[in-house]
Molecule: transfer RNA
Organism: Candidatus Shapirobacteria bacterium
């Protein structure tokens, strides 16, 4: 050089083009316990990799560019 794939809380995945993008572990408060641990309550945590585009609506759908993996020369 050229094809495929994948990019979403600190980590691991969901989400057919439709409402406010959930969830689990972490971690955070309280409770619980003589203390600590399991265990329960609650709260927080995202500009969906960057930019543009279509649409009435984009995590989805196209186009560029980025970074990871994989194949072909």
């Nucleotide at each position: 050089g050229c094809c495929c794939c994948u990019g979403u809380g600190g980590c691991u995945c969901a989400a057919u083009g439709g409402a406010c993008a959930g969830a689990g572990c972490a971690g955070g408060u309280c409770g619980g316990u003589u203390c600590u641990a399991a265990c329960g309550a609650c709260a927080a945590g995202g500009u969906u990799g960057g930019g543009g585009g279509u649409u009435c609506g984009a995590c989805u759908c196209c186009c560029u560019c980025c970074a990871g993996g994989g194949g072909c020369a």